This is a predicted structure of a 349-nucleotide part of an RNA (small-subunit ribosomal RNA, central domain) from an uncultured organism. RNAcentral holds the full RNA, with entries from Greengenes. Its mean pLDDT, the model's own confidence on a scale to 100, is 90.
Context: one part of a larger RNA
RNA sequence: CUGGGCGUAAAGGGCGCGUACGCGGCCUUGUAAGUCAAGCGUGAAAGCCCCGGGCUCAACCUGUGAAUUGCGCUUGAGACUGCGAGGCUUGAGUUCCGGAGAGGUGGGUGGAAUUCCCAGUGCAGAGGUGAAAUUCGCAGAUAUUGGGAAGAACACCGGUGGCGAAGGCGGACCACUGGACGGACACUGACGCUGAGGCGCGAAAGCGUGAGGAGCAAACAAGAUUAAAUACCCUGGUAGUCCACGCUGUAAACGAUGCCGGCUAGACGUUGGGGUUCCUAGAACUUCGGUGUUGCAGCUAACGCAUUAAGCCGACCGCGUGGAGAGUACGGCCGCAAGGUUGAAUCUC
Numbered sequence: 001c002u003g004g005g006c007g008u009a010a011a012g013g014g015c016g017c018g019u020a021c022g023c024g025g026c027c028u029u030g031u032a033a034g035u036c037a038a039g040c041g042u043g044a045a046a047g048c049c050c051c052g053g054g055c056u057c058a059a060c061c062u063g064u065g066a067a068u069u070g071c072g073c074u075u076g077a078g079a080c081u082g083c084g085a086g087g088c089u090u091g092a093g094u095u096c097c098g099g100a101g102a103g104g105u106g107g108g109u110g111g112a113a114u115u116c117c118c119a120g121u122g123c124a125g126a127g128g129u130g131a132a133a134u135u136c137g138c139a140g141a142u143a144u145u146g147g148g149a150a151g152a153a154c155a156c157c158g159g160u161g162g163c164g165a166a167g168g169c170g171g172a173c174c175a176c177u178g179g180a181c182g183g184a185c186a187c188u189g190a191c192g193c194u195g196a197g198g199c200g201c202g203a204a205a206g207c208g209u210g211a212g213g214a215g216c217a218a219a220c221a222a223g224a225u226u227a228a229a230u231a232c233c234c235u236g237g238u239a240g241u242c243c244a245c246g247c248u249g250u251a252a253a254c255g256a257u258g259c260c261g262g263c264u265a266g267a268c269g270u271u272g273g274g275g276u277u278c279c280u281a282g283a284a285c286u287u288c289g290g291u292g293u294u295g296c297a298g299c300u301a302a303c304g305c306a307u308u309a310a311g312c313c314g315a316c317c318g319c320g321u322g323g324a325g326a327g328u329a330c331g332g333c334c335g336c337a338a339g340g341u342u343g344a345a346u347c348u349c
Base pairs, nucleotide, nucleotide: 005319006318007303008302012317014201015200016199017198022193023192025088026087027086028085029084030083031082033081034080035077036076037075038074039073040072041071042070049065051063052062053061054060091191092188093187094186095184096183097182098181103177104176105175106174107173109171110154114150115149116148117147118146119145120144121143125136126135162169163168206247207246208245209244210243215241216240220236221235223233258316260314261313262312263311266294267293268292269291270290271289272288273287274286275285276284277283278282298305299304322349323348331342332341333340334339
């Protein structure tokens, strides 16, 4: 390399947009590059192989043949691929109508709770735990009532519900804005799929500058527990958590399952549309798009998957090739740093 693989054994890139490359619907026609056929030329000799010959045999030597699967030229074929021309509508897209949604960004806004501050009532306890203590409280705490301030998060609705490419998105309102879906059939006429590099997005933690800081809370301190207790429990508490801008670029970034298309029994839920029928509060049937449960064929090492495939096929990309060393070292690139990315070997089993 081939064969054979990637849900859990090693292996799907975190996700998208897209360049090159690769691949590409139906019909007609031309061409003849690929392709196929025939002929000719060439494909040195030796060697290999077949059939013979010579050394007493063999090794060895030797004669024909075959092979040399290749290349070139000529003639021809015209299915398939390519290329040229013309056409088509099913792939793809546009238009119109319609409804669904925590999709995104910005703006102001609401109530509950928490903490703090002020005032009233009011007493000696309150907190906390397995039990306690540290802690708070006679300078009036806890509790309760009224008023005020601040920050963060949005109970119920809420749902194997919805939306998004993924990360992710949840009070209500307004503005701007992306995508998907259903229906109509009007239009374009293959405009498509994938996608090495590249570009962008990318939870949490972390970093820079500046705001903010209620609650929570790494670090830290104290109290307990314990043989010890650098923990689990408790009382405090700083970064951080929040905002703006910039950086980082990772994750069990998981469905541990790349993307696109076609085909292959069903049953029962749920969600968003459409249609038909009926004695239209509604129900039944049906059809597209999602999301679940169960299950046949088939697949699988088994577990399980099963029209949302891990079934049967096609196109393209990524990745794996025993364990440990090691996602380490070195070098490159990126980063303010932390580090990320690419990524070995010696030794060893």